[in-house]
Context: one part of a larger RNA
RNA sequence: UGACGGGGACCCGCACAAGCGGUGGAGCAUGUGGUUUAAUUCGAAGCAACGCGCAGAACCUUACCAACCCUUGACAUGUUUGUCGCGAAACUAAGAGAUUAGUUUCUUCAGUUCGGCUGGACAAAACACAGGUGCUGCAUGGCUGUCGUCAGCACGUGUCGUGAGAUGUUGGGUUAAGUCCCGCAACGAGCGCAACCCUCACUUUUAGUUGCCAUCAUUAAGUUGGGCACUCUGAAAGAACUGCCAGUGAUAAGCUGGAGGAAGGUGGGGAUGACGUCAAGUCCUCAUGGCCCUUACGUGUUGGGCUACACACGUGCUACAAUGGCAUCUACAACAGGAAGCAAAACGGCAACGUUAAGCAAAUCCCGAAAAGAUGCCUCAGUUCGGAUUGCACUCUGCAACUCGAGUGCAUGAAGCUGGAAUUACUAGUAAUCGUGGAUCAGCGUGCCACGGUGAAUGCGUUCCCGGGUCUUGUACA
Numbered sequence: 001u002g003a004c005g006g007g008g009a010c011c012c013g014c015a016c017a018a019g020c021g022g023u024g025g026a027g028c029a030u031g032u033g034g035u036u037u038a039a040u041u042c043g044a045a046g047c048a049a050c051g052c053g054c055a056g057a058a059c060c061u062u063a064c065c066a067a068c069c070c071u072u073g074a075c076a077u078g079u080u081u082g083u084c085g086c087g088a089a090a091c092u093a094a095g096a097g098a099u100u101a102g103u104u105u106c107u108u109c110a111g112u113u114c115g116g117c118u119g120g121a122c123a124a125a126a127c128a129c130a131g132g133u134g135c136u137g138c139a140u141g142g143c144u145g146u147c148g149u150c151a152g153c154a155c156g157u158g159u160c161g162u163g164a165g166a167u168g169u170u171g172g173g174u175u176a177a178g179u180c181c182c183g184c185a186a187c188g189a190g191c192g193c194a195a196c197c198c199u200c201a202c203u204u205u206u207a208g209u210u211g212c213c214a215u216c217a218u219u220a221a222g223u224u225g226g227g228c229a230c231u232c233u234g235a236a237a238g239a240a241c242u243g244c245c246a247g248u249g250a251u252a253a254g255c256u257g258g259a260g261g262a263a264g265g266u267g268g269g270g271a272u273g274a275c276g277u278c279a280a281g282u283c284c285u286c287a288u289g290g291c292c293c294u295u296a297c298g299u300g301u302u303g304g305g306c307u308a309c310a311c312a313c314g315u316g317c318u319a320c321a322a323u324g325g326c327a328u329c330u331a332c333a334a335c336a337g338g339a340a341g342c343a344a345a346a347c348g349g350c351a352a353c354g355u356u357a358a359g360c361a362a363a364u365c366c367c368g369a370a371a372a373g374a375u376g377c378c379u380c381a382g383u384u385c386g387g388a389u390u391g392c393a394c395u396c397u398g399c400a401a402c403u404c405g406a407g408u409g410c411a412u413g414a415a416g417c418u419g420g421a422a423u424u425a426c427u428a429g430u431a432a433u434c435g436u437g438g439a440u441c442a443g444c445g446u447g448c449c450a451c452g453g454u455g456a457a458u459g460c461g462u463u464c465c466c467g468g469g470u471c472u473u474g475u476a477c478a
Base pairs, nucleotide, nucleotide: 001478002477003475004474005473007472008471009470010469011468012467013466015462016461019426021424022423023422026318027317028316029315030314031313032312033311034309035308042053043052064304065303066302067301068300070298073129077128078127079126080124081123082122083121084120087106088105089104090103091102092101093100094099109119110118111117131293132292134291135290136289140287141286142282143281144280145278147276152191153190155188156187157186158167159166160165171182172181173180197270198269199268200267202238203237204236205235206234207233208232211228212227213226216225217224241264244258245257246256247255248254320419324378325377326376327375328374329373337366338365341360342359346355347354348353385416390411391410392409393408394407395406396405432454433453434452435451436450437449438448
């Protein structure tokens, strides 16, 4: 100087407390361990691995296994020789296919000094080489997680100390903040904090089509004429600064209350992550040193596997019901997406869906709510709760749903009556609850990322648990 202490002081955080909803019990989905297997590819491992890489494993993907093929190779460059078109499509035979053998049709490259001369393409041979999701993340770059959006971390000159170092950065106040003020052997300045960026909330101006409709006419309908006032959409400005008032404070920084205001003291949310820590993670995104393989640890193909199942754990979904279930009627969104696409309307089907088909490269057309509300039935039961499991019949996607997809109808109707010890999220348009959209994607999610609808309770406080910051103290630790 650090680190540590079941040392001290001060302070903060959904850390506790006060509330509210869960997990832990059930069934299922999903990931992991284990076991099994020819293979169940590989990685991730307390917080910070386990709905993680995977924004989507039937084939492909795919890296794994079995079998069958290839060896300058599926892909790149170079040298030599040959052909001039290359190529495309169809068919036949063998085969699981890759592939092999053959036939037919279409087509007959560009420049040119007319020399296979230059380019381009293909083939053959040999060699340089290609190739490797093989190993090492403890050789690395890059990227990422974490402490933590915590308030810290370091420098120049000066001063002090033999020196390691100290000072500044400590102290008195204050702040979300090393934020600011005052003081001080310090004076300055840097990376962080804050602000500058995006978005939401208010107003004005401008622009009105595909948007809107107050007045006038018109219509089944903002449908049409008309208008741009309003809503809304795009653009440009304004607006919030403790600016004003009172109290308090040291006359400071600030704090408390008030006025005005759409918004008040960081207005809400996001992006933004200092010096460093964990030899943290990743050689399977990519790049890369070294090592290893080179008729195979490379490449291709068919089939299988990644989907196995005595079990254990994590994360979720659905429930156990009456604040509910079922039936009928009936309102109100937002973010998005759409051409190998979104698909209205009509018709068929109990339905999944099918047939036909208007419109729309979209403020124009399409996709489109549920909870809520109204009425009726059920009356506390393993039930009109709950829906697992299983049978039959279908639908859709796709060469192909056996291993192994999703959906529909009929039948079946399991566990489950609120969950031990323990444990977790959340402070406001939040929790809880309800549906909707998107990426990936032929098809497929209870996951992920977004969106809006309805919409709470509690917060005395900081003694205690956990994590963190500052000062100080002890130490047989470095």